Annotation
Predicted 3D model of a 359-nucleotide part of an RNA (large-subunit ribosomal RNA, domain IV) from a Pseudomonadota bacterium. Lineage of the source: Bacteria > Pseudomonadati > Pseudomonadota. The full RNA is in RNAcentral, with records from ENA. Model confidence (mean pLDDT): 89 of 100.
[in-house]
Context: one part of a larger RNA
RNA sequence: AUCCAGUUAAGGAACUCUGCAAAUUACUACUGUAACUUCGGGAGAAAGUAGCCCGGGAGUACUUGAGAAGACUACGCGUCUUCAAGGGGAAAUCGGGGGCAGAAACUAGGGGGUAUCAACUGUUUAACAAAAACACAGGACUCUGCAAACUCAUUCGAGGAUGUAUAGGGUCUGACGCCUGCCCGGUGCCGGAAGGUCAUGGGGAGAGGUCAUGGGGUAACCCAGAAGCUUCGAACUUAAGCCCCGGUAAACGGCGGCCGUAACUAUAACGGUCCUAAGGUAGCGAAAUUCCUUGUCGGGUAAGUUCCGACCUGCACGAAUGGCGUAAUGAAUUCCCCACUGUCUCGACUGGAGACUCA
Numbered sequence: 001a002u003c004c005a006g007u008u009a010a011g012g013a014a015c016u017c018u019g020c021a022a023a024u025u026a027c028u029a030c031u032g033u034a035a036c037u038u039c040g041g042g043a044g045a046a047a048g049u050a051g052c053c054c055g056g057g058a059g060u061a062c063u064u065g066a067g068a069a070g071a072c073u074a075c076g077c078g079u080c081u082u083c084a085a086g087g088g089g090a091a092a093u094c095g096g097g098g099g100c101a102g103a104a105a106c107u108a109g110g111g112g113g114u115a116u117c118a119a120c121u122g123u124u125u126a127a128c129a130a131a132a133a134c135a136c137a138g139g140a141c142u143c144u145g146c147a148a149a150c151u152c153a154u155u156c157g158a159g160g161a162u163g164u165a166u167a168g169g170g171u172c173u174g175a176c177g178c179c180u181g182c183c184c185g186g187u188g189c190c191g192g193a194a195g196g197u198c199a200u201g202g203g204g205a206g207a208g209g210u211c212a213u214g215g216g217g218u219a220a221c222c223c224a225g226a227a228g229c230u231u232c233g234a235a236c237u238u239a240a241g242c243c244c245c246g247g248u249a250a251a252c253g254g255c256g257g258c259c260g261u262a263a264c265u266a267u268a269a270c271g272g273u274c275c276u277a278a279g280g281u282a283g284c285g286a287a288a289u290u291c292c293u294u295g296u297c298g299g300g301u302a303a304g305u306u307c308c309g310a311c312c313u314g315c316a317c318g319a320a321u322g323g324c325g326u327a328a329u330g331a332a333u334u335c336c337c338c339a340c341u342g343u344c345u346c347g348a349c350u351g352g353a354g355a356c357u358c359a
Base pairs, nucleotide, nucleotide: 002353003352004351005350006349007348008347010345011344014343019340027051028050029049030048031047036041038175052097053096054095055094056093062088063087064086067083068082069081070080071079072078110338111337112336113335115333116332117330118329122134123133138173139172140171141170142169143168144167150159151158152157176325177324178323179322181255182254183253186252187251188248189247190246191245192244195243196242197241201237202236206232207231208230209229210228213224214223215222216221256274257273258272259271260270283317284314295311296310297309298308299307
């Protein structure tokens, strides 16, 4: 010097990213207990008082109960009532005692307030993250009529389910309260006996190859060409899809700009104009979202980039990718206060361990 324990004058968070760590608190009985609240809670809220030993209260209250008696009897080691030996054994309260100290050791909640997020109990990154993430009850949309939809499987088959729309699958949201606005132009999904396009099949107008035969030629060869076989093939006809016409946003998603205007100024209820499918409603708002920004004002401090309350100029909130509230809950996050302390001012000391040196 390091580590593990313990003590510490005065101060008491001045430490520090942060009271991290440590300290405080801790039991039982009684008193008493706020805002808020879903009336259950909050609550062990908070804040207090008492606690030992001896004598009395008192071997009392209470408790356990061998056994005895009586009644009933479905005769049982049964049921009920009364008495009761023995065992265990308080309290209020009154008087007294000693100690620094009476829950004397061990064990054994620190508390309060504000805000954010998530309703809650729960789950999670085995071995750096326990959370505001996941789940959740509840809500909504959608598919599925049973040989169900859907999933696994080449098939057989299995799950769904020995269930049957108060059921089962999928997706989103996430208790509860108040609510959930506008847009169907794009994409998706659903519906649509018309029309357009269109694969394949049908169809077979027409055309080609071959060739008996006929004709021409001295010959090589040339021309025409039935039937058959064969190749190509127009019109016409023919499904879904797409085009087209509608619907649908708790489907994917989207939710404007410029200019002017009121008798101080400022602002603009009002007017004009352009574009759009429609131009952001309620509520909230420098927010887990605000760049400028330590915005401005107020509170708290002697002093506050954090915090709380407002304002609204929302770079770039906003309504089940849910909006705003919310009691209770949280090893969650932020800020403040009380208590408490070696976290610190600022160190010191004690006990122990290894390292280290020598043997």